[in-house]
Context: one part of a larger RNA
RNA sequence: GGAGGAUGCCUUGGAUUCCAGAGGCGAUGAAGGACGCGUUAGGCUGCGAUAAGCCGUGGUGAGGUGCCUAAAAACCUUUGAUCCGCGGAUUUCCGAAUAGGACAACCUAUUAGAGCCCCUUCGGGGGAGGCGAACGAGGGGAACUGAAACAUCUAAGUACCCUUAGGAGAAGAAAACAAAAGUGAUUUCCUGAGUAGCGGCGAGCGAAAUGGAACUAGCCCAAACCAUUUUGAUUUCGGUCAAAGUGGGGUUGUAGGACUUUCAACAUCUGUAAUUAUACUGAACUGGAACACGUUGGGAAGCGUGGCAAUAUACGGUGAUAGCCCAGUACAGGUAAAGUAUGUUAUGGUAGAAAGACUCCUGAGUAGGGCGGGGCACGUGAAACCCUGUCUGAACAUGGGGGGACCAUCCUCCAAGGCUAAAUACUCCUGACCGACCGAUAGUGAACCAGUACCGUGAGGGAAAGGCGAAAAGAACCCCUGUGAGGGGAGUGAAAUAGAACCUGAAACCGUAUACGU
Numbered sequence: 001g002g003a004g005g006a007u008g009c010c011u012u013g014g015a016u017u018c019c020a021g022a023g024g025c026g027a028u029g030a031a032g033g034a035c036g037c038g039u040u041a042g043g044c045u046g047c048g049a050u051a052a053g054c055c056g057u058g059g060u061g062a063g064g065u066g067c068c069u070a071a072a073a074a075c076c077u078u079u080g081a082u083c084c085g086c087g088g089a090u091u092u093c094c095g096a097a098u099a100g101g102a103c104a105a106c107c108u109a110u111u112a113g114a115g116c117c118c119c120u121u122c123g124g125g126g127g128a129g130g131c132g133a134a135c136g137a138g139g140g141g142a143a144c145u146g147a148a149a150c151a152u153c154u155a156a157g158u159a160c161c162c163u164u165a166g167g168a169g170a171a172g173a174a175a176a177c178a179a180a181a182g183u184g185a186u187u188u189c190c191u192g193a194g195u196a197g198c199g200g201c202g203a204g205c206g207a208a209a210u211g212g213a214a215c216u217a218g219c220c221c222a223a224a225c226c227a228u229u230u231u232g233a234u235u236u237c238g239g240u241c242a243a244a245g246u247g248g249g250g251u252u253g254u255a256g257g258a259c260u261u262u263c264a265a266c267a268u269c270u271g272u273a274a275u276u277a278u279a280c281u282g283a284a285c286u287g288g289a290a291c292a293c294g295u296u297g298g299g300a301a302g303c304g305u306g307g308c309a310a311u312a313u314a315c316g317g318u319g320a321u322a323g324c325c326c327a328g329u330a331c332a333g334g335u336a337a338a339g340u341a342u343g344u345u346a347u348g349g350u351a352g353a354a355a356g357a358c359u360c361c362u363g364a365g366u367a368g369g370g371c372g373g374g375g376c377a378c379g380u381g382a383a384a385c386c387c388u389g390u391c392u393g394a395a396c397a398u399g400g401g402g403g404g405a406c407c408a409u410c411c412u413c414c415a416a417g418g419c420u421a422a423a424u425a426c427u428c429c430u431g432a433c434c435g436a437c438c439g440a441u442a443g444u445g446a447a448c449c450a451g452u453a454c455c456g457u458g459a460g461g462g463a464a465a466g467g468c469g470a471a472a473a474g475a476a477c478c479c480c481u482g483u484g485a486g487g488g489g490a491g492u493g494a495a496a497u498a499g500a501a502c503c504u505g506a507a508a509c510c511g512u513a514u515a516c517g518u
Stems, first nucleotide, its partner, number of pairs: 001510002008503001009467002013438002019431003022427002024131002032094003035048003039072001042068003054088006063076003099108003116127004135166001136164005146153001150200001176183002187214004197205002218419003221363001225248010255362004259356005269349006277342005285333003291306005307324002309313001316326002368392008378404001399414005454461002474502001477489004
């Protein structure tokens, strides 16, 4: 010197939090695709036979006809183009795919459309279906493993399968805890605590009350009683009864309510919808301070000298390191759709007090029990409590449940109907910020046209691949050569040993020259 592509430097791409938003799309045809659309051969992006687009409106203001991708051609544009925001129109075919069929993107018939569910005045009307990252609830439910083997046990109600919901879900207004003192729905966090306990008392599993925080919100039926509709039964034609339904009433633990009597009262708070007014939020977007000279250099932002701004010295770019060059930043402004708050209107819901006490009501195949299981930290244990496959089966206000076997006393609560925001969980997605996160064998599999090329019948598996230069100024012209490859001059450039096989250019490996040895 070659070859090679380590290292250094770089970053278009990634990874992890955090804050805010959004939390769905779909028969008005989604997600995802096929095929098309350009003066255009291919791919990407965009779009849909109105096809890199059409209309309206707001913003911007001089160029523009997206990218790989330069040129040419033809055009548009201060009568406002291109571009950006918002709203609308169009939106082939397949796909839940839904007129019938089919080997998805096709075929056939016709003027009309699938099947299913609900309502119906029987004319018709309404709904669901499919897709989607995690988070939720419910129904099913392993094994490896650990126990140094293994069977109870563990792993674990985990993985996985199914159903289904929402922006959250679930839970939830005491038949609750507690303990002689009291608390007052639920949820989450800290503590209690690796405690009390459970456990071949092995391996291991593992609470709760209390206390401190976050956040706070409470309600409606069933029934008694009153009234009434329809149907039926009965009738002494006055009615009465039953079933189904509707309206009022009423909703609890110091028991309450119905019922009877008396008094008081038309308030308060709140849900939904609409409208206009005001205020605020709200897209594109607008304004936005302050520097010159000298010097080295290819180039100044470096260095030197003298200034200036700062509610702006965040960040990025510009030929090296720029507060004052550019773009921005602090700050200020701006309005459409839409939203929030207040006000108005309409329409719903929502309040008593006292006394009386004869009667009536207060969730039944329920509570509880036997047998067999399951859940509770709790493995049947002295095993309460909760659920129930099976067999049974109460009381009902002089009532009932619980307080970890059971009994008494005492205390506490009122099951067998229902609804309920917030604090909590998550991130397919949007925006913004940060960093003792990575820097191309790292970081996503993917910085690059990657779920691609390629492999596999298929399910599925799954790469490699970044960097010339400040700017292409990408080497006109000449020479050798196969009208090559490649090279030599010339030229560009700060540099060409920066020449496209292009920054730097390590090592293995291969040569050449010289010296010495043979």
Predicted 3D model of a 518-nucleotide part of an RNA (large-subunit ribosomal RNA, domain I) from an uncultured eukaryote. It matches the Rfam family "Bacterial large subunit ribosomal RNA". Gene Ontology terms of the family: ribosome and structural constituent of ribosome. Its mean pLDDT, the model's own confidence on a scale to 100, is 84.